[in-house]
Context: one part of a larger RNA
RNA sequence: GGCGCACGGUGGAUGCCUAGGCGCCAAGUGCCGAAGAAGGACGGGGCGAACGCCGAAACGCCUCGGGGAGCCGUACGCAGGCUGUGAUCCGGGGGUAUCCGAAUGGGGCAACCUCUCUUUUGUCAUGAAAAGAGACCGACCGCUGAAUCCAUAGGCGGUGCGGAGGGCACCGGGGGAAUUGAAACAUCUUAGUACCCCGAGGAAAAGAAAACAACAGUGAUUCCCUGAGUAGCGGCGAGCGAACGGGGAAGAGCCCAAACCGUGUGCGUGUAAACCUGCAGGUGUUGCGCAGACGGGGUAGCGGGGCAAGGCUGGGGCUGCUGCAGACAGCCGGACCGGGCGAGACAGGGUAGCCAAACGGCAUGGGAAGGCCGGCCAGAGCGGGUGAGAGCCCCGUAGGCGAAACGUUGUGAAGCCAGUCAGCAUUGACCCCAAGUACCGCGGGACACGAGAAAUCCCGUGGGAAUCCGGGAGGACCACCUCCUAAGGCUAAAUACAACUUGGCGACCGAUAGUGAACGAGUACCGUGAGGGAAAGGUGAAAAGCACCGCGGGAGCGGAGUGAAAGAGAACCUGAAACCGUGUGCCU
Numbered sequence: 001g002g003c004g005c006a007c008g009g010u011g012g013a014u015g016c017c018u019a020g021g022c023g024c025c026a027a028g029u030g031c032c033g034a035a036g037a038a039g040g041a042c043g044g045g046g047c048g049a050a051c052g053c054c055g056a057a058a059c060g061c062c063u064c065g066g067g068g069a070g071c072c073g074u075a076c077g078c079a080g081g082c083u084g085u086g087a088u089c090c091g092g093g094g095g096u097a098u099c100c101g102a103a104u105g106g107g108g109c110a111a112c113c114u115c116u117c118u119u120u121u122g123u124c125a126u127g128a129a130a131a132g133a134g135a136c137c138g139a140c141c142g143c144u145g146a147a148u149c150c151a152u153a154g155g156c157g158g159u160g161c162g163g164a165g166g167g168c169a170c171c172g173g174g175g176g177a178a179u180u181g182a183a184a185c186a187u188c189u190u191a192g193u194a195c196c197c198c199g200a201g202g203a204a205a206a207g208a209a210a211a212c213a214a215c216a217g218u219g220a221u222u223c224c225c226u227g228a229g230u231a232g233c234g235g236c237g238a239g240c241g242a243a244c245g246g247g248g249a250a251g252a253g254c255c256c257a258a259a260c261c262g263u264g265u266g267c268g269u270g271u272a273a274a275c276c277u278g279c280a281g282g283u284g285u286u287g288c289g290c291a292g293a294c295g296g297g298g299u300a301g302c303g304g305g306g307c308a309a310g311g312c313u314g315g316g317g318c319u320g321c322u323g324c325a326g327a328c329a330g331c332c333g334g335a336c337c338g339g340g341c342g343a344g345a346c347a348g349g350g351u352a353g354c355c356a357a358a359c360g361g362c363a364u365g366g367g368a369a370g371g372c373c374g375g376c377c378a379g380a381g382c383g384g385g386u387g388a389g390a391g392c393c394c395c396g397u398a399g400g401c402g403a404a405a406c407g408u409u410g411u412g413a414a415g416c417c418a419g420u421c422a423g424c425a426u427u428g429a430c431c432c433c434a435a436g437u438a439c440c441g442c443g444g445g446a447c448a449c450g451a452g453a454a455a456u457c458c459c460g461u462g463g464g465a466a467u468c469c470g471g472g473a474g475g476a477c478c479a480c481c482u483c484c485u486a487a488g489g490c491u492a493a494a495u496a497c498a499a500c501u502u503g504g505c506g507a508c509c510g511a512u513a514g515u516g517a518a519c520g521a522g523u524a525c526c527g528u529g530a531g532g533g534a535a536a537g538g539u540g541a542a543a544a545g546c547a548c549c550g551c552g553g554g555a556g557c558g559g560a561g562u563g564a565a566a567g568a569g570a571a572c573c574u575g576a577a578a579c580c581g582u583g584u585g586c587c588u
Base pairs, nucleotide, nucleotide: 001587002586003585004584005583006582007581008580009579015573016538017537020509021508022506023505024504025503026502027501028500029498030497031166032165039100040099041098042055043054044053046078047077050074051073052059061094062093063092064091065090066089070082071081072080105114106113107112115134116133117132118131119130120129121128136163137162138161139159140158141157142156143155144154170201171199172198173197174196175195181188185235211218212217222249223248224247225246226245232240233239253490254489255488260296261295262294263293265291266290267289268288269287273286274283275282276326277325278324279323280322281321301468303433304432305431306430307428308427309426311424312423316332317331318330319329320328337419339417340416341415345411346410347409348408350406351405353401354400355399359374360373361372362371375392376391377381383395384394385393439463440462441461442460443459444458445457446456449475470485471484472483473482474481525532526531545572548559549558550557551556
């Protein structure tokens, strides 16, 4: 020195564990914000930092409930306190809530600097201090007010009237790739995906047929199953991929524009018209046309509405210059129907909680819940804890009970609000029924449909209708037939998602796994920055965490003591291997 054996050191694998994750299900809930959000900075404790909590009223204040003996967070120390006059703790409501941040008096390198006004405090006075107000845009109201007479623009002020910013995913819209596939690649595909922007809400969007269908019919929209990988589209390649119909979930329908009538304003015209008719009187700009405003009217596809005419029905009052008669219109009064809001009350559920059955002995052991013996409960033998494995020890569990306060859902009187009826049918050479629209040419896009025989929908560009004897559609186009009524608008539910709350489950992980993060983790650290991004769990049943003695400068070690165990001593469960030693056998 090698090989082996024994015993150690180091190291932190393995086993066991779980405080944390992952996934799914169900229910709830679903916006927050100038009344200052989301998110932060800086502070607040008797005693250093961190996390959590809180905000100069700062480990907390008030109040109403719950609860019932301990409490002053993690955090087990010292000191000092609180609490049956009910604390700590849990829940409802309220108060406070520095500074930054949309950040909003002005500025600014976020958490800083600084101005004016009003009110107040303080001083002999100045300095100083406190509270409140002061951004911009829009709306409404008021004051003022140019060129330019009226006016308008503009200016100023007022109004808890609105906006601004944030939000996981979901939703609508505006833009919009490439890798890839086609075994290359260009049309095509990936894909209207990723990504960017705008906007909205608890959902959003869509939605009450200018729809489908096919000679039979359906009757807004949305979603699911089917039809169907069918019909089709397609360098007819790769691939893309419906609809009708059928079965379900849910169910809800409405309002305008126009004709016409009226009111008031402006402009034009008219000066003798006009004022319902007849007669008489009276009035005096009341007439006619146009424009836009407001109110009435009106909303449809067996077309609807307006207006006019005459017919039938109904009609209480007032007014429409007066009297008489008649007609018409408006208003009031009246009736009905369903809808919205809706106090209180009741009910359900939520935000604290409460009750809840039944066991003892013996031996082993540090410890009994395991073993043996004998019992009991069960609407409860889910689960967790307790010194090893507990239905009956503890927390719970089955089953029941519970709210002063707040918010939620349902029922919902009075009242209020909006709406409806206030006539019916008939007739008509009358009027209206959404225009740079429909449609057409050209160029694009969307439709499962790639220009195709290409309908349908949308955009650009150039042309450019009709009003019911009108117009659109039924996949070129025409005729017949059928269906529908565009060019205005609103609309719950069934549907999507899950940041958040509660509960449950798992042939999910178990510390190199599972979230990046079981631990003061988006931390330490890296980067100018965008951004990147760790490692790190386990004494013991209980600190009983080794008083005291010895050695040592200390670290530490040896005794003693605790403990079942200290070869469990905090570098702490188990403690593999690499690696490093000590002793010894054999070989050299």
A computed fold for a 588-nucleotide part of an RNA from a Vulcanimicrobiaceae bacterium, annotated as large-subunit ribosomal RNA, domain I. Its Rfam family is "Bacterial large subunit ribosomal RNA". The organism belongs to Vulcanimicrobiaceae, within Bacteria. The coordinates come from a structure-prediction model, not an experiment, and the mean pLDDT is 80.